[in-house]
Context: one part of a larger RNA
């Protein structure tokens, strides 16, 4: 130095778990904010810190209401108080709610600075409240203004209507086209929006607002007829509603639902073993044999579950009474139509109807008007140029049940763990590692070795300490150590 066998160290795979996620069904709710929002500083304990709560009434105050013995939030002990006169903890409604942020007195480098004006009360100083932003409507006035009332303003995931709107890309290059009216950027509302009650299709039959969905169809079309874009008609469904002097609606009643809760059946022995829910022997509930926990797998041990009931307060809804309020057209002219230019329509100017309009123009008056894909006529069909309308549809920042041939800590959210943290950038912005002792800390009292609160040996808890806090399990690489062979 090799081999073998044995037995350790490092390392932290596997294995098993799950607080965490990830996808979704049904249902709620869809909106907070000048009555100061979301998101923040700063304070707030017997407290040094951070998390949680909470505002100088500061882990909390009041009241109603549920519940009943413990409780003083978590790391995290002690220490201290309260508590059947009912605490803690659950809900309902109120009180308080520093400074900062729309931030609104006036600044400003948020979380600081600095003011007037008005009451009250002391008056020596001062203290407490309340006011003072800016735009819009509105009425009055002493109108370059000012005063009252009223509203706005600003944050929110995505869906939604407008407005504006690209290029990577495709076309094997590239201009038209494509990506694509996509991303991006703005306005603007609602629990949906928006759209919508025929100047609409059809084709000799007839239909009958609107919005989704399946076919019609990758079909007619469009197209440097190239990539490549793509209908309608009519069929089947979901869903229905129509109207314009309509209804809305404050309070009260009853209904039902929801913000806390209540009651809930049924099991014993045996031994093994640390421990029984496993075994085995006997039983017994069941409208409850979904689930979770309990020293290994427990219908009958807890909590639940099935199934039944329940609300002093507030709240959604429906319906019946209603005080009160109660806006809008009376049939659309600078319209419709033309012209020249664009856009929209699957439709790229084409033979291009049909919609929208920058320009310039410009009608008819129901004995009319538009429309049926240049255009004519013939027939049919409809009635623009004013408005209102649920539901079927989209989506989920949020809140309850519940599922899963979704993951199980290099997976699943980036975050299972005090994560948008730590950290890296001047900033915009990037961004992590990190889970498991045991059934219970019983978490190793005392002794020993030592510089030593390191580190270990004995004791001593444990089922177990090769579960000792660097703590399941402990796999490789890697590196020892004992024996035995060989060199």
């Nucleotide at each position: 130095u090799g081999c073998a066998c044995a037995u350790g160290g490092u390392g932290g795979a596997u294995g098993c778990c799950u607080u965490g996620g990830c996808a979704g069904u049904c249902a709620g709710a869809g909106g907070c904010g000048a009555u100061g929002a979301a998101a923040g500083a700063c304070g707030u304990g017997a407290u040094a810190g951070c998390c949680u709560g909470c505002g100088a009434u500061a882990a909390g105050c009041g009241u109603c209401g549920g519940u009943g013995a413990g409780g003083u939030g978590g790391c995290a002990a002690u220490a201290u108080c309260c508590u059947g006169u009912g605490a803690c903890c659950c809900g309902g409604c109120g009180a308080u709610u520093u400074c900062u942020g729309a931030a609104u007195g006036g600044g400003g480098a948020a979380a600081c600075c600095c003011a007037g004006c008005c009451a009250a009360c002391a008056u020596a100083a001062g203290u407490u409240g309340g006011c003072u932003a800016u735009c819009c409507u509105a009425a009055c006035c002493u109108u370059u203004g000012g005063u009252u009332a009223g509203g706005a303003g600003g944050c929110a995931a995505a869906c939604c209507g407008g407005g504006a709107g690209a290029a990577g890309u495709g076309a094997a290059a590239c201009a038209u086209c494509u990506c694509a009216g996509u991303a991006c950027c703005c306005c603007g509302a609602g629990g949906a929006a928006a759209a919508g009650a025929c100047a609409u299709c059809a084709a000799u039959a007839g239909a009958g607002a609107u919005u989704c969905c399946c076919c019609a169809a990758g079909u007619a079309g469009c197209g440097g007829c190239g990539a490549g874009c793509g209908a309608a008609c009519g069929g089947g469904g979901a869903g229905u509603a129509g109207c314009c002097g309509a209804u809305c609606a404050a309070a009260c009643u009853u209904g039902u639902a929801g913000u806390a809760g209540c009651a809930a059946a049924a099991u014993g022995g045996c031994g093994u073993g640390g421990g029984a829910a496993a075994g085995c022997c006997a039983a017994c509930c069941a409208u409850a044999g979904u689930a979770g926990g309990u020293g290994a797998u427990a219908g009958u041990c807890c909590u639940g579950u099935a199934u039944g009931c329940g609300a002093a307060a507030c709240u959604g809804c429906a319906a019946a009474u209603g005080c009160g309020a109660c806006a809008c057209a009376u049939u659309a002219a600078g319209u419709a139509g033309g012209g020249c230019g664009a856009g929209a329509c699957a439709c790229g100017u084409g033979a291009a109807a049909u919609c929208u309009u920058g320009u310039c123009u410009g009608a008819a008056g129901a004995u009319g008007g538009g429309g049926g894909g240049a255009c004519c006529a013939u027939c049919c069909u409809c009635c623009a140029a004013g408005g209102c309308u649920a539901a079927a549809u989209a989506c989920u920042c949020c809140u309850g049940a519940c599922u899963g041939a979704c993951c199980g800590a290099u997976a699943g959210u980036g975050a299972a763990c005090c994560a948008g943290u730590a950290c890296c950038g001047u900033g915009a912005g990037g961004g992590a590692a990190a889970g498991g002792c045991g059934a219970a800390a019983a978490g190793a009292a005392c002794c020993c070795c030592u510089g030593u609160u390191a580190g270990g040996g004995g004791a001593g808890u444990g089922a177990a300490a090769u579960a000792g806090a660097a703590c399941c399990u402990g796999a490789a690489a890697c590196c020892g150590u004992g024996u035995g062979c060989a060199u």
Source information
A computed fold for a 487-nucleotide part of an RNA from Moraxella ovis, annotated as large-subunit ribosomal RNA, domain I. NCBI's taxonomy places the organism under Bacteria, Pseudomonadati, Moraxellales, Moraxellaceae, Moraxella. The prediction has a mean pLDDT of 86. Rfam family: Bacterial large subunit ribosomal RNA. Gene Ontology terms of the family: structural constituent of ribosome and ribosome. RNAcentral holds the full RNA, with entries from ENA and SILVA.